[in-house]
RNA sequence: UCAGACGGCCGGGCGGUCGCUCUCCAAGCCUUCGGGCGCGGAGGGAGGAAAGUCCGGGCUCCACGGCGACAAGGCGGCGGGUAACGCCCGCCGGGGGUGACCCCAGGGACAGCGCCACAGAAAGCAAACCACCGCCCAGGCUCGCCUGGACGGCAAGGGUGAAAGGGUGGGGUAAGAGCCCACCGCGGCUCCGGCGACGGGGUCGGCAUGGCAAGCCCCGCCUGGAGCAAGACCGAAUAGGGAUGUCGCGCCGGUCCGCCGGCAGGCCGUCGCUGGCUCAGGCGUCCGGGUAGGUCGCGAGAACCGUUCGGCGACGGACGGUCCAGAGGAAUGGCCGCCGCGCCUUGGAGGCAACUCCGGGGCGGCACAGAACCCGGCUUACAGGCCGUCUGAUCCU
Repeated sequence: UCAGACGGCCGGGCGGUCGCUCUCCAAGCCUUCGGGCGCGGAGGGAGGAAAGUCCGGGCUCCACGGCGACAAGGCGGCGGGUAACGCCCGCCGGGGGUGACCCCAGGGACAGCGCCACAGAAAGCAAACCACCGCCCAGGCUCGCCUGGACGGCAAGGGUGAAAGGGUGGGGUAAGAGCCCACCGCGGCUCCGGCGACGGGGUCGGCAUGGCAAGCCCCGCCUGGAGCAAGACCGAAUAGGGAUGUCGCGCCGGUCCGCCGGCAGGCCGUCGCUGGCUCAGGCGUCCGGGUAGGUCGCGAGAACCGUUCGGCGACGGACGGUCCAGAGGAAUGGCCGCCGCGCCUUGGAGGCAACUCCGGGGCGGCACAGAACCCGGCUUACAGGCCGUCUGAUCCU
């Protein structure tokens, strides 16, 4: 210098002016004296993800005697951190990279079931297409072989596949094969190291049960449900409900005093006929539930900052300091100026070029995106920029 790995941070700045929301002070006004409104002033006012709502908690209500079993869902190497976690840290094992470093749903495939597409002869109580080898038959000839066929051997070679029943080398054999041997791998037993996952050694075994558990399943562990529209309090007007007071409840007949029949009245849009329904409640006072609306929940907290101690680290302890949004159709904004940044364009200088430097003009208000009960994580989005540690290559001293 170039290429890269990991970690951390910022996310336009300053000023003027006009507004919005919350808190405090407060002129003044109203008042049923509890309080309400509020000129003006001072102060606070989005994020690293406020997002997705995917995990784990706090908080609230509902359910619940204890224990166990079953079901359903989730988690899954080991040790630690944490309020807790599926998160984080350290380590182990496997895989990738020259390397810094990165990735892993990382328990069990001799409990059982199921699946293994296509290709291929054969894909799970393995199999034999080509080739190789033996023997027999037929044919040919240069007499040692060649060609074709039948039977058999084998699983080393070819071919198919993601995967073909250990790998490499040697011996052995008609050709071959853990058939035999050495090393590696694998399995059993055992010793040593480690808290452990696991690692290392010795010895025995000739190799035996291929993969998929993100298919069912088995093993171990964990788990009540709903969510701030949770929930608590206050509470109109109107319409229901209950209690009580008062006024009233057409006429005639019957009655077992509950009602029944007839007539009159009212309603079925109007009129006629006919038919059906209807005929007791009104007003006042009080009580209760609920609605609109209002208040709380609602931010001093697993909080933030600094110093220091312990720990490899996640993190924890001590001391000191700080108070840091609380709206509710939902405030956190609009305009202007200067600077910064990005894009477009243009002039000049340097350079072979990439490009660098000095100016001019225009555009963009400038990445992703905006709290809604709160907190810890994860995931996803993000213009541009800064810092630190490390790796590889090349050059110079």
Record summary
Model confidence (mean pLDDT): 75 of 100. The RNA shown here (Bacterial RNase P class A) has 397 nucleotides and comes from a Caulobacteraceae bacterium. The gene name in the source record is rnpB. Rfam family: Bacterial RNase P class A. Rfam describes the family as follows. Ribonuclease P (RNase P) is a ubiquitous endoribonuclease, found in archaea, bacteria and eukarya as well as chloroplasts and mitochondria.